[in-house]
Molecule: c-di-GMP-I riboswitch aptamer
Organism: Steroidobacteraceae bacterium
Formats: sequence, structure tokens, C1' cells
RNA sequence: ACUGCUCAAGGGCAUACUCGCCGAAAGGUGAGGACGCAAAGCUACCGGUCUACGGCUCUGCCGCAUUCAACGGGCUAUGACAGCGGGGUUGCCAGU
Repeated sequence: ACUGCUCAAGGGCAUACUCGCCGAAAGGUGAGGACGCAAAGCUACCGGUCUACGGCUCUGCCGCAUUCAACGGGCUAUGACAGCGGGGUUGCCAGU
């Protein structure tokens, strides 16, 4: 540096789900639990996906009219996902 199809050794991580906590949510986190994983270690740089507190907007209600959304529709990442793909980066063992 490449390969891990197979073999060996010590092992490592932990899906769904359940409970506690944090969060508006997506989601995170601790415990239990294992679907799987050779980077299922780390990193939001690129694509993608999820969410929409707040913001913008629409109309509804009320009302002569203006203003006007607690509840409704649309848009929006500044919020997330590294176990969606790619990139970057670090690394155990074995073989060549």
C1' cells in the first nucleotide's frame, strides 16, 4: 500500500421496541434490548432525507371597515440524520 471471500484471536458497536431525562418537533441521551455492522469510529464538505419553535404568507372567524390566527393551509434551517450515498480523517486484527 492493497485485500478481508475464507480461517484464527481478543474483542467492539447496537436496529426495532420499552422506560427515564432534554427538545416545539425532527431528534438526542441514559438504562434495558439485539436487527444488523470491518469503520454502525469521528466529521454536515457535496447530494439526499426529516422537522418547522421562530419568521414570511394565505385565507377563515368576528366586524360597516381597518387591524386581526389561540386553532387552519403554504413557504422557510438557523434545527437534525454519519445505521441514506459520496468525500475528508483516525484506527484493531489477519493475509499478501